[in-house]
C1' cells in the first nucleotide's frame, strides 16, 4: 500500500424573514412553546388495547412453526451452540425433525431406477460355427442418482466369495443441560433419493380490527307512550283512481328511544425514548440510580426564501462562479423481518506485497 470480512453511525449545520398544524397565555393587537424517519414505506410476521363469540377439559378437523439451549410480553424474531455446505482466511449460507408407519413418484437416456437386471461383454457344455442352454455382474456405455470404493487373493470367467485399507451399520464406555462429539469391541455390507407430494411426529392458534368502541345531539322522516279535540254515511294507510282489503282509527301537543349525519372520547406517558454511571451474562438480554423528554392533523400541518458557512461536481491560471445534497415521509401504539437509500465517517479483523 492493495483487496476483502465484520459491526456500527451521520445523511447538511447556523441565523433572519415568513406560511401552515397542536398547546398555553392575553379583551385584542399579539406573544411563547413543540412539530417526521431510519425506513414513517410493504401490511409480511408477534403482541398491547377494543368489540363479538366462549362452562372445563380431551380427542378430531384446519393453518402455522421445526436442529439443540437461551433471551423476549410474544414471535416465523435475536443471542450462544451443534452439524452440513461455500471461501486460503476473517467469515458467510442453509424450510436442518422423521425415509427401518405406510401410500405415491424418479422425466430423458438406459439391460436395469428399489427388493433388480442381461444392450455390448466375459466363461462353461453342446453342436448343425453361430445358434441353443447354463454361469457371471466384475467390462464397455447411460444419467441427477446404478444395489460399497480401491488393491490383491481366488475362480472356467466372476463375485465380499475371502484378505488389507477406506467407506458403511450397531457400539459397551466417556464427554456435554442439550442438540451432537469421540470411541473399545462387534457385522462382509443388509436399509438408493424425494417429506419443497401425501402423510407421521412434537409445538403453537377463537373472531374482526381505532373505518375497533364508547359518549352527546339538531333539522327531517319513521316508531312507542300520555294528554286533548273530533266520534263512524266519517278519518287514515295499502303510491294515484276504481274495487278491494286492513286499522281497540284521525288531528294537534307534549315526552321517551333507536337511525343516519356532525361533534367528543378512544389519541398518544408508552413491554416510551435519548444521555450519563454501576452491576450481573461469552452474548441476545436483564436489574439498579441520576438527569432530560407533549407531533396528534382527520380535504390531514411539518413548507418556502436569503445570507454565511459544510460537502461533491463542473467552468477558470487565480481570484472567483454555476449546479445539485439521497430514499422517503406519521395516522392507534410498540416488538421485529424485508424492501429503498446521493454521499461520507468510524471501529474490529482477514490476505497478499513491501520496509523495518
Nucleotide at each position: 500500500g492493495c483487496g476483502g470480512a465484520u459491526g456500527g453511525c451521520c445523511g447538511g449545520g447556523u441565523g433572519g424573514c415568513u406560511g401552515c398544524g397542536g398547546g398555553g397565555g392575553g379583551c385584542a393587537a399579539c406573544c411563547c412553546u413543540c412539530g417526521a424517519g431510519g425506513a414513517a414505506a410493504g401490511u409480511c410476521c408477534g403482541g398491547a388495547c377494543u368489540c363479538c363469540a366462549u362452562g372445563a377439559a380431551g380427542c378430531g378437523a384446519c393453518g402455522g412453526u421445526g436442529c439443540c439451549g437461551g433471551g423476549u410480553a410474544a414471535c416465523g424474531c435475536c443471542c450462544g451452540g451443534g452439524c452440513g455446505g461455500g471461501g486460503c482466511a476473517a467469515c458467510c449460507c442453509g424450510a436442518c425433525g422423521g425415509a427401518a408407519a405406510g401410500c405415491g413418484c424418479c422425466a430423458c437416456a438406459g439391460a436395469g431406477a428399489a427388493g433388480a437386471g442381461a444392450c455390448u461383454g466375459c466363461c462353461c457344455u453342446g453342436c448343425u460355427u453361430g445358434c441353443a442352454g447354463g454361469g457371471u455382474g466384475a467390462u464397455g456405455g447411460u444419467g441427477a442418482a446404478a444395489c460399497g470404493g480401491u488393491g490383491g487373493g481366488g475362480u472356467a470367467a466372476g463375485a465380499g466369495c475371502c484378505c488389507a485399507c477406506c467407506g458403511c451399520g450397531g457400539g459397551a464406555c466417556g464427554g456435554g443441560c442439550a442438540a451432537c462429539c469421540g470411541g473399545a469391541c462387534c457385522g462382509g455390507c443388509a436399509c438408493g433419493g424425494c417429506a419443497a407430494g401425501c402423510c407421521c411426529c412434537a409445538c403453537c392458534g377463537g373472531g374482526a380490527g381505532c373505518a375497533a368502541u364508547g359518549c352527546c345531539a339538531a333539522a327531517u322522516a319513521g316508531g312507542a307512550g300520555c294528554c286533548u279535540c273530533a266520534c263512524a254515511u266519517g278519518g287514515g294507510c295499502c303510491g294515484c283512481u276504481u274495487c278491494g282489503g286492513c286499522c281497540u282509527c284521525g288531528g294537534g301537543g307534549c315526552u321517551c328511544g333507536g337511525g343516519u349525519u356532525g361533534g367528543c372520547a378512544g389519541c398518544u406517558a408508552g413491554a416510551g425514548g435519548g444521555c450519563c454511571g454501576g452491576g450481573a451474562g461469552c452474548g441476545a438480554u436483564c436489574c439498579c440510580g441520576g438527569c432530560c423528554u407533549u407531533a396528534g392533523a382527520u380535504g390531514a400541518a411539518u413548507g418556502g426564501c436569503c445570507a454565511c458557512c459544510c460537502c461533491g461536481c463542473c467552468c477558470g491560471a487565480a481570484a472567483g462562479g454555476g449546479c445539485g445534497g439521497a430514499c422517503a415521509g406519521a395516522a392507534u401504539c410498540c416488538g421485529g423481518c424485508u424492501u429503498a437509500c446521493a454521499g461520507g465517517c468510524c471501529a474490529u479483523c482477514c490476505g497478499c506485497g513491501c520496509g523495518a
Annotation: Predicted 3D model of a 356-nucleotide RNA (Bacterial RNase P class A) from Vannielia sp. The prediction has a mean pLDDT of 77. Rfam family: Bacterial RNase P class A. Its family is annotated with dimeric ribonuclease P complex, tRNA processing and ribonuclease P activity in the Gene Ontology. By type it is a ribozyme. It is recorded under the gene name rnpB. NCBI's taxonomy places the organism under Bacteria, Pseudomonadota, Alphaproteobacteria, Paracoccaceae, Vannielia.